[in-house]
RNA sequence: UAAUGAUAAAGGCAAACUUAAAGAAAUUUAAGGACGCAAAACUAUAGGGUCUUAACUCAGGGAGAAAGAUAGCCAGCUACCAAA
Numbered sequence: 001u002a003a004u005g006a007u008a009a010a011g012g013c014a015a016a017c018u019u020a021a022a023g024a025a026a027u028u029u030a031a032g033g034a035c036g037c038a039a040a041a042c043u044a045u046a047g048g049g050u051c052u053u054a055a056c057u058c059a060g061g062g063a064g065a066a067a068g069a070u071a072g073c074c075a076g077c078u079a080c081c082a083a084a
Base pairs, nucleotide, nucleotide: 004082005081012037013036017032018031019030020029021028022027035072042076043075047074048073049070050069051068056064057063058062
C1' cells in the first nucleotide's frame, strides 16, 4: 500500500412504530425508539434500478408522464481500528 474483517478497543449511525411539522404523493425533518449496519459517511442538474404522479399529454373508466423522491437497492468516492 492492497486485500480481508474478531464475541478486540475507542467511538459512530439508527429500521419498524409513535408524536409534531412540510408535501399532491412518494417521501423528508425534529424528538422518542432500536431492526440492523465496517462505510447505514458523502454524491440523486453526472451510470443503472425502484417509488410517486403535481404540471403536462392522450383521454374522459383511465393511461402515459420527473424536473419530485430513494445512497438502509446496485454503483461512484473518501475514511476509523487491526486479531487471524